[in-house]
A computed fold for a 498-nucleotide part of an RNA from an uncultured bacterium, annotated as small-subunit ribosomal RNA, 5' domain. The RNAcentral record of the full RNA draws on SILVA. Model confidence (mean pLDDT): 88 of 100.

Context: one part of a larger RNA
RNA sequence: GGAUGAACGCUGGCGGCGUGCCUAAUACAUGCAAGUCGAACGGUGGCGAGCAAUCGUCAUAGUGGCGAACGGGUGAGUAACGCGUUGGUAACCUGCCCCGGAGAGAGGGAUAACAGGCCGAAAGGCUUGCUAAUACCGCAUGGACAGUAGAGGAAUAGCAGCUUUACUGUAAACGGAGUAAUCCGGCUCUGGGAGGGGCCUGCGACCCAUCAGCUAGUUGGUAAGGUAACGGCCUACCAAGGCGAUGACGGGUAGGGGACCUGAGAGGGUGGCCCCCCACAAUGGAACUGAAACACGGUCCAUACACCUACGGGUGGCAGCAGUAGGGAAUAUUGCAUAAUGGGCGAAAGCCUGAUGCAGCAACGCCGCGUGUGCGAUGAAGGCCUUCGGGUUGUAAAGCACUUUUGAUCGGGAAGAGGAAGGACGGUACCGGUCGAAUAAGCCUCGGCUAACUACGUGCCAGCAGCCGCGGUAAAACGUAGGAGGCGAGCGUUAUCC
Repeated sequence: GGAUGAACGCUGGCGGCGUGCCUAAUACAUGCAAGUCGAACGGUGGCGAGCAAUCGUCAUAGUGGCGAACGGGUGAGUAACGCGUUGGUAACCUGCCCCGGAGAGAGGGAUAACAGGCCGAAAGGCUUGCUAAUACCGCAUGGACAGUAGAGGAAUAGCAGCUUUACUGUAAACGGAGUAAUCCGGCUCUGGGAGGGGCCUGCGACCCAUCAGCUAGUUGGUAAGGUAACGGCCUACCAAGGCGAUGACGGGUAGGGGACCUGAGAGGGUGGCCCCCCACAAUGGAACUGAAACACGGUCCAUACACCUACGGGUGGCAGCAGUAGGGAAUAUUGCAUAAUGGGCGAAAGCCUGAUGCAGCAACGCCGCGUGUGCGAUGAAGGCCUUCGGGUUGUAAAGCACUUUUGAUCGGGAAGAGGAAGGACGGUACCGGUCGAAUAAGCCUCGGCUAACUACGUGCCAGCAGCCGCGGUAAAACGUAGGAGGCGAGCGUUAUCC
């Protein structure tokens, strides 16, 4: 000098764009953050039409489907194939989406809701009876796939796939519109694709040797199990191996990368915001469901903590958005809207969305603008200095003329919304009229480094200080004043990095 997620002191007019718990992965009151589908299903209720049967429409607790594994947060753990990059998978999976092939026949038994009875303070539960389905279960069929056995042909170190024969096994669900034909949305099996993921691998990546030896599922084999899949992944048996100064093992520290800061570069430092990956969800463990989880707002168990209780027993998890307490030098609103973008569900209308878009607070940062402009000498007054002549503040002020960025007020008023309508932001930005220099300057420094000097006070005192050093009676170094220098809505200080 540059830089910062900064803080502190003094000061503070406006706008745009960003950024904002770095500490206690501490504890959390309250509200909201994941629902949706009646075009899967039975029921219940409301409204409308009708004498009624019935029809239409709206709502919905429950069964069922899809979603809830995304999106959002945090950085605790992790020195590891976790990350980055290069390859491999002949060792693999893939809901929704796209393209193709084949199909959907005939049946069955339940159950929630509901009604009755019962237990409990509650949370919740038991029992009897009834009922539906795209819920559940046999059977049939097999183009297709899988398994077993065999044949063919070429790569490959070897093992798939491919062509072909035989046997065995495995599917399905309907709903809506329409008079109907038919169409739309789904269902089953299967081939391919896209996107996503699992696993393996070469290389890269912090400190300590005052950590030098480490290792029994340890290293390898065989068999069986397990997984979507290879594998000591697990188990039994067999062998005795495996790693290590090219740093094993141990200890400390730490999420990794794209990037960011600095630097001419080499390098050094950092990993906040944004993007990718990973890990975690009070702490520890476990599985269930599912295409995918060992699952932040799911389940179960244990622990600690907190809450309710009729003392028998229950309930909870903000490292989601706000907000509270605490900690701290320190970090914001219990805001508005689903209008846009994106996501979930739905045929759609639409519903949900603290993702997101906006607004609020903060000079926290960067950028831009303003606090007037021109003229104005008698060089006014006042202040300060003085050799008492004067010098300086200083064209500075006053005064005269002008302008209106900004401000106040009045009026108009968007784009953002790709066919009409529909805008949270917002009566915002912006535009026009009127008023009036009006509403707006500070901070640090002045001994040398380093740009800027005098006076008074003080008297090794009070104090200053980044280093050298100033202060003990004329201090350009302390304090104040005048003046000057620097930067400017900021200026200094502290901390940290280069």